A computed fold for a 190-nucleotide RNA from uncultured Eubacterium sp., annotated as Lysine riboswitch aptamer. The sequence is in RNAcentral, with records from MGnify.

RNA sequence: GUAGAGGCGCGGUGAUUAUCAGUAGCAUAUAUGAUGAUGCUGGAUCAUUUGAGGAUAUGUGAAAGGAUGAACCGCCGAAGUUCCGGGAAGUCAGCAUUUCCGGUGCUGGGUCUGCAGAGAAUAUCUGCAGGACUGUCACUGUUGGUGAUGAGCUACCAGAGGUAGCAGGAUCACAAAUGUGGAGAGCUAC
Numbered sequence: 001g002u003a004g005a006g007g008c009g010c011g012g013u014g015a016u017u018a019u020c021a022g023u024a025g026c027a028u029a030u031a032u033g034a035u036g037a038u039g040c041u042g043g044a045u046c047a048u049u050u051g052a053g054g055a056u057a058u059g060u061g062a063a064a065g066g067a068u069g070a071a072c073c074g075c076c077g078a079a080g081u082u083c084c085g086g087g088a089a090g091u092c093a094g095c096a097u098u099u100c101c102g103g104u105g106c107u108g109g110g111u112c113u114g115c116a117g118a119g120a121a122u123a124u125c126u127g128c129a130g131g132a133c134u135g136u137c138a139c140u141g142u143u144g145g146u147g148a149u150g151a152g153c154u155a156c157c158a159g160a161g162g163u164a165g166c167a168g169g170a171u172c173a174c175a176a177a178u179g180u181g182g183a184g185a186g187c188u189a190c
Stems, first nucleotide, its partner, number of pairs: 001190004007076001009075005017067001025060006032053001035047003039095004079107003083103007108134002111131008136182004142176002145174005152166006
């Protein structure tokens, strides 16, 4: 550098469906009576006693975000996220929020439990902590598992050597099942 592996594997688009919700909004009526217009604050402007806003009743009645997921796409730091910097949306300004890019740090992976945050939500997502599981590499040791290696002694045949036993004895490699530990800038093959 190329190609791969982990598996309820990661991410994206997204038909469909449920939820959001009989909620917000709108219309009418009743009573009340001074505020209201962005998520918050400040300013400006506008509306409003010819009735703001909220409440009750009747009628009508959504959407976004999040979820599901047919099908397809990109992949294996896939991706997620703390913090910092910058851009965009919304703004008159600031903060918050959403989104995009970059840097730095953390996380092998999915799952369960607890706590916290976001959320309408018990869905779901994110973070932290813990548990078992799982993949990968390293190390120590185990196995009457596999293969290879070279050598010693004894006996026999033989006289270049061969056979049998000691003996699954020694060394190495691989495999299997454990134990401990590490981290993806890792691991395997070329």